[in-house]
Context: one part of a larger RNA
RNA sequence: CGUAGGAGACUUGAGGGAAGUCGCCCACAGUACGAGAGGACCUGGGUGAACGCACCUCUGAUGUACGAGCUGUCCUGCCAAGGGCACCGCUCGGUAGUCAAGUGCGGCAGGGAUAACCGCUGAAAGCAUCUAAGCGGGAAGCCCCUCCCAAGAUGAGGUCUCCCGAGUAUAUCACCGCAAGGUGGUAUACCCUGAAGGCUCAUCGUAGACUACGAUGUUGAUAGGCCACAGGUGUAAGCCCAGUAAUGGGUUGAGCCGAGUGGUACUAAUCAGCCGUGCGG
Numbered sequence: 001c002g003u004a005g006g007a008g009a010c011u012u013g014a015g016g017g018a019a020g021u022c023g024c025c026c027a028c029a030g031u032a033c034g035a036g037a038g039g040a041c042c043u044g045g046g047u048g049a050a051c052g053c054a055c056c057u058c059u060g061a062u063g064u065a066c067g068a069g070c071u072g073u074c075c076u077g078c079c080a081a082g083g084g085c086a087c088c089g090c091u092c093g094g095u096a097g098u099c100a101a102g103u104g105c106g107g108c109a110g111g112g113a114u115a116a117c118c119g120c121u122g123a124a125a126g127c128a129u130c131u132a133a134g135c136g137g138g139a140a141g142c143c144c145c146u147c148c149c150a151a152g153a154u155g156a157g158g159u160c161u162c163c164c165g166a167g168u169a170u171a172u173c174a175c176c177g178c179a180a181g182g183u184g185g186u187a188u189a190c191c192c193u194g195a196a197g198g199c200u201c202a203u204c205g206u207a208g209a210c211u212a213c214g215a216u217g218u219u220g221a222u223a224g225g226c227c228a229c230a231g232g233u234g235u236a237a238g239c240c241c242a243g244u245a246a247u248g249g250g251u252u253g254a255g256c257c258g259a260g261u262g263g264u265a266c267u268a269a270u271c272a273g274c275c276g277u278g279c280g281g
Base pairs, nucleotide, nucleotide: 001152005163006162007161008160009159010158011157015149016148017147018146021049022048023047024046025045026044027043033038051106052105053104054103055102059100060099061098062097066093067092068091069090070089071086072085073084074083075082076081110144111143112142117137118136119135120134164280165191167190168189169188170187171186172185173184174183175182176181192278197275198274199273200272201217202216203215204214205213222268223267224266225264226263227262228261229260231257232256233255238251239250240249241248242247
């Protein structure tokens, strides 16, 4: 920009893409078969490999904004307690998120037409012949079925819902009327109007390079703060007690605590602007 008014939802599916794998074990059955050795078809059940998709309950990895321990040095006057730097200084753990080595699921089944091949009926050619007419069976393959995208599918589809002129002037046309005139249509200009809805903007994240997408904007829990909880670390500081002291014990599962869950308008989403028109060739 188009999809012959505009808008918000929900869709159909032309077409395209993805998937499609394989092993082993058990039962049938030590059966059929075979002198024996050996040893099935068919059918059913189970368990795996690799691959794919999703997820984070579990097992773990990461987790440089969480907790703790430790060394050197500088600083906060000193003690104590802390801060900076030293690869995140080193080390031990670890929430959310992300991830796999973790967890769940997938390939199935079914229908149609076929290949090689196997047949029925059957002539040419009194026989024979699956083929010439005709009719069946038959693959991990083909077309459907499953999953994803999808109406720029310009052949631009469908359904539902929502929204939009009262008037003036001029010109012209149609109808009614004897006429004056009236009614209506069309075009242009003016006036009025600016809808439904969208965007901007703001607070954000399940989204993300930007954009887009999604949530929210006071009729509000969108983010921050605060409160509670979960979760992590692992018993803070201060004080008291014991000990000459190092240190230990008590207060104390303490203190601290990022992203998690729930709640709460305290803070910030204020105010507003713009686009979009007027019933549709």
Predicted 3D model of a 281-nucleotide part of an RNA (large-subunit ribosomal RNA, domain VI) from a Pseudomonadota bacterium. Its mean pLDDT, the model's own confidence on a scale to 100, is 88. Taxonomically the source falls in Pseudomonadota (Bacteria, Pseudomonadati).